[in-house]
RNA sequence: AUGACAGCAGGGGGAGAGACCGGUUUAUGCAUCCGGCACCGAAGGAGCAAUUCGCCAAAAAAGCCUUGGCGGCUAAACUCUCAGGUACAACUGACCGCUGCUGGAUG
Numbered sequence: 001a002u003g004a005c006a007g008c009a010g011g012g013g014g015a016g017a018g019a020c021c022g023g024u025u026u027a028u029g030c031a032u033c034c035g036g037c038a039c040c041g042a043a044g045g046a047g048c049a050a051u052u053c054g055c056c057a058a059a060a061a062a063g064c065c066u067u068g069g070c071g072g073c074u075a076a077a078c079u080c081u082c083a084g085g086u087a088c089a090a091c092u093g094a095c096c097g098c099u100g101c102u103g104g105a106u107g
Base pairs, nucleotide, nucleotide: 005103006102007101008100009099010098012096013095018037020036021035022034023033038086039085040084044082045080046079047078052072053071054070055069056068057067058066
């Protein structure tokens, strides 16, 4: 001096699905609370595959290879819908970029 990548912080973009029905409350409406039906998936959470590993069996003298069975490890934007969410607004929001600081492979 370069700066893959990682952590922290700030800020930008960011979807889906009932302005559902009845009651409560309120001047009315929204929100809250109770009951009910219908939906969404991108906070979080949960589940699983191949590959691969081990054991057993068959063929094979043994080993390797092959086939089958059993068991183990393992992912997601897939699946579930517990949680959360379903007019505008606000909040939340996986993920993607940008900036700053710190570390730092590599040259």
This is a predicted structure of a 107-nucleotide RNA (Glycine riboswitch aptamer) from Sinobaca qinghaiensis. NCBI's taxonomy places the organism under Bacteria, Bacillati, Bacillota, Caryophanales, Sinobaca. It was read from a public genome assembly, where an Rfam model found it. Of the family's consensus pairs, 90% are formed in the model.